[in-house]
Predicted 3D model of a 385-nucleotide part of an RNA (large-subunit ribosomal RNA, domain III) from Methylotenera sp. 24-45-7. Rfam family: Bacterial large subunit ribosomal RNA. Its family is annotated with ribosome and structural constituent of ribosome in the Gene Ontology. The sequence was found in a public genome assembly.
Context: one part of a larger RNA
RNA sequence: GAGUAGCGAUAAAGGGUGUGAAAAGCACCCUCGCCGAAAACCCAAGGUUUCCUGCGCAACGUUCAUCGGCGCAGGGUGAGUCGGCCCCUAAGGUGAGGCAGAGAUGCGUAGCUGAUGGGAAACAGGUUAAUAUUCCUGUACCUGUAUACAAUGCGAUGUGGGGACGGAGAAGGUUAGGUCAGCCGGGUGUUGGAUGUCCCGGUUCAAGCGUGUAGGUUGGUUCUUUAGGCAAAUCCGGAGAGCUAAGACUGAGACGUGAUAACGAGCGUACUUGUACGUGAAGUGAUUGAUACCAUGCUUCCAAGAAAAGCCACUAAGCUUCAGUUGUAUAGAGACCGUACCGCAAACCGACACAGGUGGGUAGGAUGAGAAUUCUAAGGCGCUU
Numbered sequence: 001g002a003g004u005a006g007c008g009a010u011a012a013a014g015g016g017u018g019u020g021a022a023a024a025g026c027a028c029c030c031u032c033g034c035c036g037a038a039a040a041c042c043c044a045a046g047g048u049u050u051c052c053u054g055c056g057c058a059a060c061g062u063u064c065a066u067c068g069g070c071g072c073a074g075g076g077u078g079a080g081u082c083g084g085c086c087c088c089u090a091a092g093g094u095g096a097g098g099c100a101g102a103g104a105u106g107c108g109u110a111g112c113u114g115a116u117g118g119g120a121a122a123c124a125g126g127u128u129a130a131u132a133u134u135c136c137u138g139u140a141c142c143u144g145u146a147u148a149c150a151a152u153g154c155g156a157u158g159u160g161g162g163g164a165c166g167g168a169g170a171a172g173g174u175u176a177g178g179u180c181a182g183c184c185g186g187g188u189g190u191u192g193g194a195u196g197u198c199c200c201g202g203u204u205c206a207a208g209c210g211u212g213u214a215g216g217u218u219g220g221u222u223c224u225u226u227a228g229g230c231a232a233a234u235c236c237g238g239a240g241a242g243c244u245a246a247g248a249c250u251g252a253g254a255c256g257u258g259a260u261a262a263c264g265a266g267c268g269u270a271c272u273u274g275u276a277c278g279u280g281a282a283g284u285g286a287u288u289g290a291u292a293c294c295a296u297g298c299u300u301c302c303a304a305g306a307a308a309a310g311c312c313a314c315u316a317a318g319c320u321u322c323a324g325u326u327g328u329a330u331a332g333a334g335a336c337c338g339u340a341c342c343g344c345a346a347a348c349c350g351a352c353a354c355a356g357g358u359g360g361g362u363a364g365g366a367u368g369a370g371a372a373u374u375c376u377a378a379g380g381c382g383c384u385u
Base pairs, nucleotide, nucleotide: 013031014030015029016028017027018026032382033381034380035379040362041361042360043359046342047341050340051075052074053073054072055071056070060068061067080141081140082338083337084336086119087118088117092113093112094111098107099106100105122139123138124137125136126135142334143333145331146330147329148328149327150326151325152324153319154318158314159313160312161311166301167300168299169298172294173293174292177288178287179286180285181284182203183202184201185200186199187198204262208257209256210255215250216249217248218247219244220243221242222241223240224239225238226237228236229235263283266279267278268277269276270275271274302305348357349356364376365375366374
């Protein structure tokens, strides 16, 4: 220079009470304002204790601070079913043999590895200062193992089926959700009106099990035969003959059960005044209605749209009083790792508590074609002078 520029979105504050040495900024309450396809909620990535509680205010916080994502201390993350690990494979990587090269090494078959994909199974309510599909209560489900009983042709790293898949479009059936009515509980007021056709609040309930619907796909079944499926096959495929019009598979939702439970507006009691305990009404119908489910469906188009395992069937070697397989029952098992918190952000990536960037899901009401717009609910904020 200069007590100058600036104090990082013009969403906004005002009041009361409390705490305290001290309050514009902290806590509680009242009023006001802002977002509301987000400035709300839930995940992934990334961060790694920032979470909760107590004590503190040097520094950090663009001001203050009794406050804090700051300092110190203590506490906090509970799983057969969520995710990983595990089984399986894709691109890619690696690569026994192999090929090339003087070599180093390069390429590459089988194999191995490798999720962003395929593969068994859980929901509702309650609870903590801080975790919950993990704890508790209730009701379930899955996969091995062992034993008992009953029945019985079992058997794979092989073979076949299945898994198994594109884009666009249309119509239908449903549900989530919404709205209204009914029902239940409460209210009746400081001007005028108001016991009613008024006002406020509530009207919630899963998986599983049973049933097998709207629909969708396909004819079904028996026998004979067989140059294919690298061997075999009773399986799959090919060919033929007979009988037959319904059968099989799949399938949301509804209904019943689950549930005489739970939840529930409110009411009561207690005190440490925001907690605990107790009690607990109604809990129905209509209408609207998805981008969700049926649906990996249907129609259509050309550019013709993963693989492998789990699973099912078949036999080979072999076993055939055993073993194995199937069914029922009982017993017992289900380890390890993640789980706090932030997560369109003051906690991630940007040197910062930075107007930038950051994948997926949910998505109420009025207006409306709409996830636009404006207002608003739940919820969250007023952006640290």